[in-house]
RNA sequence: GGGCGGGUAGCUUAGUCUGGUGGAGCGUCCGGCUGAUAACCGGAAGGUCGGGAGUUCGAAUCUCCCCUCGCCCA
Numbered sequence: 001g002g003g004c005g006g007g008u009a010g011c012u013u014a015g016u017c018u019g020g021u022g023g024a025g026c027g028u029c030c031g032g033c034u035g036a037u038a039a040c041c042g043g044a045a046g047g048u049c050g051g052g053a054g055u056u057c058g059a060a061u062c063u064c065c066c067c068u069c070g071c072c073c074a
Stems, first nucleotide, its partner, number of pairs: 001073007010026004020057001028044005050066005
């Protein structure tokens, strides 16, 4: 230098193909249960979807550029 893949909640990740309310597990917080703790049960908060621009009524999703991580070729 060229090619491919990843970046989404504190952590691990689904969703992208085919644009239309961003979800799960763990964790945190509140409540229930218990003599109490854990486990278990119910609920809640928590997301500029790596950054910017474009297309569109509407973008995590499509297009372009950039950043970062990994692999391969040279």